[in-house]
RNA sequence: GGUAGAGGUUGCGAUAUUUAAUAGUAUGUUUGCGGAGGUAAGCACAGUGAUGUAAACAGAAAGGAAAUUUCGCCGAAAUGUAUAGCUAAUGCUUUGAGGCUAUAACAUUGGGGUUAUGUAGAAGAUACAUAACACUGUCACAGUUCGCUUUGUGAGGAGCUAUC
Numbered sequence: 001g002g003u004a005g006a007g008g009u010u011g012c013g014a015u016a017u018u019u020a021a022u023a024g025u026a027u028g029u030u031u032g033c034g035g036a037g038g039u040a041a042g043c044a045c046a047g048u049g050a051u052g053u054a055a056a057c058a059g060a061a062a063g064g065a066a067a068u069u070u071c072g073c074c075g076a077a078a079u080g081u082a083u084a085g086c087u088a089a090u091g092c093u094u095u096g097a098g099g100c101u102a103u104a105a106c107a108u109u110g111g112g113g114u115u116a117u118g119u120a121g122a123a124g125a126u127a128c129a130u131a132a133c134a135c136u137g138u139c140a141c142a143g144u145u146c147g148c149u150u151u152g153u154g155a156g157g158a159g160c161u162a163u164c
Stems, first nucleotide, its partner, number of pairs: 001164005008074001011073004016068004027058007037045001040094004077109004081104007110136002113133008138155006
């Protein structure tokens, strides 16, 4: 250097279906009240009634989540930064708050869990970041043991095991 593997029955990620929630919310129509705006900006619209507001009748969706199926895997993957591209506030145009994709062994993280704080989110769901706490897997060292059995300390996946 090549090849093949292991950690976990809540390992990681993606697709599809169903379901809960989002929500009786946004929005639409009708009837009243009200009386000049509304948009990030401009045009259009608007006293033949704007933004709003009350009632009645109708009434969503996306992102995110759970379960199941299938597939790909074990830096699987995630986060941050930078670059590039796409999209994005709606009646239209411009900008681009925001979002998505790709690349960079640029940086961090072995893995999942609980708690706390913060951000996002409709959310006591969930995700991400940081910290603490134990658990678990690998390796090194020291002790112990028939025996990686068991105890302690430490390291970090560019690692570990097997093999060529």
Molecule: Lysine riboswitch aptamer
Organism: Clostridium saudiense